Transfer RNA from a Candidatus Peregrinibacteria bacterium, 73 nucleotides, folded computationally. Its Rfam family is "tRNA". The family's RNA type in Rfam is transfer RNA. Gene Ontology term of the family: triplet codon-amino acid adaptor activity. It was read from a public genome assembly.

């Protein structure tokens, strides 16, 4: 320098053009407990790497770009 794969919440991940969900972690509440921790119930907050394009509608399709892994040179 060229090719392939990949990027979603703090972490692990779903969503194959039609409301971005979940688990753990976090905060709060309740139960249990003498109290705390743990455990259990409920609630809340939190994410599509970035910039464009196509489309009524994009995590998804297209282009560029950045990072990671990998192959070739």
């Nucleotide at each position: 320098g060229g090719g392939g794969c990949u990027g979603u919440a703090g972490u692990u991940u779903a969503a194959u053009g039609g409301u971005a969900g979940a688990a753990c972690a976090g905060u709060c509440u309740g139960g249990c407990c003498u109290g705390u921790c743990a455990c259990c119930c409920g609630a809340c907050a939190g994410a599509u790497g970035c910039g464009g394009g196509u489309u009524c509608a994009a995590c998804c399709c297209c282009c560029g770009u950045c990072g990671g892994c990998u192959c070739c040179a």
The prediction has a mean pLDDT of 82.